[in-house]
Context: one part of a larger RNA
RNA sequence: CCUGCACCUGGACAGAAAUACCUUAUGAAGCUUUGUUGUUCCCUGGGAUUGUCUUUGGGUUCUUCUUGCGCAUCUUAGAUGUAAGGUGAAGAAGGCUCCCUUCUAGGGGGUCCUGAGCCACCAGUGAGAUACCACUCUAGAAGAGUUAGAAUUCUAACCUUGUGUCAGGAUCUACGGGCCAAGGGACAAUCUCAGGUAGACAUUUUCUAUGGGGCAUAGGCCUCCCAAAAGGUAACAGAGGCGUGAAAAGGUUUCCUCGAGAUGGAUGAAAAUCGGCCCUCGAGUGCAAAGGCAGAAGGGAGCUUCACUGCAAGACCCACCCGUCGAGCAGGGACGAAAGUCGGCCUUAGUGAUCCGACAGUGCCGAGUGGAAGGGUUGUCGCUCAACGGAUAAAAUUUACUCUAGGGAUAACAGGUUGAUCUUCCCCAGGAGUUCACAUCGACGGGAAGGUUUGGCACCUCAAUGUCGGCUCUUCACCACCUGGGGCGGUAGUACAUUCCAAGGGUUGGGUUGCUCGCCCAUUAAAGAGGUACAUGAGUUGGGUUCAGAACGUCGUGUGACAGUUCAUUCCAUAUCCGGUGUGGG
Numbered sequence: 001c002c003u004g005c006a007c008c009u010g011g012a013c014a015g016a017a018a019u020a021c022c023u024u025a026u027g028a029a030g031c032u033u034u035g036u037u038g039u040u041c042c043c044u045g046g047g048a049u050u051g052u053c054u055u056u057g058g059g060u061u062c063u064u065c066u067u068g069c070g071c072a073u074c075u076u077a078g079a080u081g082u083a084a085g086g087u088g089a090a091g092a093a094g095g096c097u098c099c100c101u102u103c104u105a106g107g108g109g110g111u112c113c114u115g116a117g118c119c120a121c122c123a124g125u126g127a128g129a130u131a132c133c134a135c136u137c138u139a140g141a142a143g144a145g146u147u148a149g150a151a152u153u154c155u156a157a158c159c160u161u162g163u164g165u166c167a168g169g170a171u172c173u174a175c176g177g178g179c180c181a182a183g184g185g186a187c188a189a190u191c192u193c194a195g196g197u198a199g200a201c202a203u204u205u206u207c208u209a210u211g212g213g214g215c216a217u218a219g220g221c222c223u224c225c226c227a228a229a230a231g232g233u234a235a236c237a238g239a240g241g242c243g244u245g246a247a248a249a250g251g252u253u254u255c256c257u258c259g260a261g262a263u264g265g266a267u268g269a270a271a272a273u274c275g276g277c278c279c280u281c282g283a284g285u286g287c288a289a290a291g292g293c294a295g296a297a298g299g300g301a302g303c304u305u306c307a308c309u310g311c312a313a314g315a316c317c318c319a320c321c322c323g324u325c326g327a328g329c330a331g332g333g334a335c336g337a338a339a340g341u342c343g344g345c346c347u348u349a350g351u352g353a354u355c356c357g358a359c360a361g362u363g364c365c366g367a368g369u370g371g372a373a374g375g376g377u378u379g380u381c382g383c384u385c386a387a388c389g390g391a392u393a394a395a396a397u398u399u400a401c402u403c404u405a406g407g408g409a410u411a412a413c414a415g416g417u418u419g420a421u422c423u424u425c426c427c428c429a430g431g432a433g434u435u436c437a438c439a440u441c442g443a444c445g446g447g448a449a450g451g452u453u454u455g456g457c458a459c460c461u462c463a464a465u466g467u468c469g470g471c472u473c474u475u476c477a478c479c480a481c482c483u484g485g486g487g488c489g490g491u492a493g494u495a496c497a498u499u500c501c502a503a504g505g506g507u508u509g510g511g512u513u514g515c516u517c518g519c520c521c522a523u524u525a526a527a528g529a530g531g532u533a534c535a536u537g538a539g540u541u542g543g544g545u546u547c548a549g550a551a552c553g554u555c556g557u558g559u560g561a562c563a564g565u566u567c568a569u570u571c572c573a574u575a576u577c578c579g580g581u582g583u584g585g586g
Base pairs, nucleotide, nucleotide: 001586002585003584004583005582006581007580008579010578011577012576015572022407023406024405025404027403028402029399030398032396035204037202038201039200042196043195044194045193046192047191048190049189051154054151055150056149058147059146060145061144062143063142064141065140066139068137078136080134081133085119086118087117094113095112097110098109099108100107101106158184159183160182161181162180164179165178166177207219208218209217220242221241222240223239224238243388244286245345250304251303252302253301254300255299256298258282259279261277263275264274284293285292287350289348290347291346308331309330310329311328314325315324316323320389333342334341335340356382357381358380359379360378361377362376364375365374414461415459416457417456418455420454422450423449424448425447426446427445431441432440468543469541470540471539475531476530478528481506482505483504484501485500486499487498489496508522509521510520511519512518549567550566551565552564553562554561555560
């Protein structure tokens, strides 16, 4: 060097299972609920099957009849109209009694006695004048009709029961049938139509961005910066605003100049109003910012409504839809002597497509014709459709019982990268050190190295790279804990401080805790700090984290949830190759 055998498992990101964690999907399913929309059960009511006789109190219509009092007035004047007469032996006025009502003094009615007048107009009082008649109002009585009820009662529908009876071919004390009897009874039951109402059941929804996802925040429009001197330009980069306002804060004609400083002047000052000086736009502009604007776009005054109708050459911007500017023409106006200016406001925010509906106008259409209904058309109106190019008129949770398709396009472990943080070292030297910066310590600052911490990034791996700690066994570096050798000291000695060289060897046993760590006990020359996939699970363990069961606390209406706690909870494997150990053959 080649080739065996017996073993060990460090590697083949070894095998096994298209990851169960995480995320994505306009995927699924289970469960929950005061998510949405429904269905059923149930409740209530109307109608049908559904009939008889009573009683009762409501509404309403008609007929007849009563009722009505502020003060004043003969008086108890409901309102209005007509009206000068009406009524009476078919019994006026009056009297005695009885009933009803009431404002206690009247009104209405009845029996009896008697027997010829009484009332009104007029006059008076008053807002209104009375008899009689008509029509009515308030409150009521009687009668007739109608309507919706309520409460009994009945029996013939309907329901229930019968160890009553019959059964013709036995039985029927098995169910059922005929007849009979009994109990309920127009209820119940059933059908139908409405209203209410149970996650009991069903259907479905539960946004996106995001230096993983969740929580938070944002989503449209305006101004500035970023933005790299045209325009444009991103980020969960940095600053702020808007969801209007005003009938003058619009149009036009005409006039004016603000503000600060120092200074003078009664009350009077830092600040009121009044002068002169000086600066020259620092004021003001309804509101953010930017760009503008001094005989102005700022501040006044006069007259007014162009804050018009029909249009529009041509441009800007731009994926589209939108958006912006606009000379000029026609009509009718405002202001101005006129030339002229005016289709809103110094400009840029102050907003919402389509459908659907409403209102007003309309020489349009009108299902044989004439109309109408309805539609069209012009103008206006109704959306925190704010997730603001708006999926519907209408929508929330949970899953550790979970499932599928994918993703290393995206998180948790490890690796990589970076090195803010961390560890170590160095530079400067204010100061401490009695004096003295540097024996020793070293502020404020500055510069490196390392890749053991916490992080940032998201580059391999989601058709799987098994995760903390312990056990076992290994190796490396040195920034050196002990042992060895030097320097220096604020080194007398013993000790000790600091520093240089040095990795040969060593670096304990226990208690508690799942712990690494830490605390404690007893020792030791010393009880170093690290890398090795936080070395090592095809070597071990499985105490902890991190499935399904269960409980407590807390949160939640609930399903459920909790870097809160607690008990329980399957660790597979016969080694092909490389590697390693031992032992043969050539």
The part of an RNA shown here (large-subunit ribosomal RNA, domain V) has 586 nucleotides and comes from Picea glauca. The full RNA is in RNAcentral, with records from SILVA. Its mean pLDDT, the model's own confidence on a scale to 100, is 83.